A computed fold for an 88-nucleotide RNA from Evansella clarkii, annotated as c-di-GMP-I riboswitch aptamer.
RNA sequence: UCUAGAUAAGGGCAAAUCUAUUGAAAAAUAGAGACGCAAAGCUACGGAUCUAAGGAUGGGGAACGUCUAUGACAGCCGGGCUGCCUAG
Numbered sequence: 001u002c003u004a005g006a007u008a009a010g011g012g013c014a015a016a017u018c019u020a021u022u023g024a025a026a027a028a029u030a031g032a033g034a035c036g037c038a039a040a041g042c043u044a045c046g047g048a049u050c051u052a053a054g055g056a057u058g059g060g061g062a063a064c065g066u067c068u069a070u071g072a073c074a075g076c077c078g079g080g081c082u083g084c085c086u087a088g
Stems, first nucleotide, its partner, number of pairs: 002088004012037002017032006035075001041081003045078003049072002054068005
């Protein structure tokens, strides 16, 4: 440096749920909490998925519906960058 993740060692992260806050929402942040994770570290480049404020549209109008990310999501998959240990 490359490959692998069995064996250890030191560890790390933190699902669901609850509380508070932000947000139109999806969701995020903090605390509690652990389902799990060898990158469950970072990154929105590609795909998938979620939401629909705004915009368009249906309707006499309202309610409501449909379409649409510029919003979200890395613990959905792939890509990019970085990394501990051990074995070969």
Annotation
It matches the Rfam family "c-di-GMP-I riboswitch aptamer". About the family: GEMM was predicted in a large-scale screen for bacterial structured RNA regulatory elements. Lineage of the source: Bacteria > Bacillati > Bacillota > Bacilli > Evansella. The model forms 95% of the base pairs in the Rfam consensus. The coordinates come from a structure-prediction model, not an experiment, and the mean pLDDT is 87.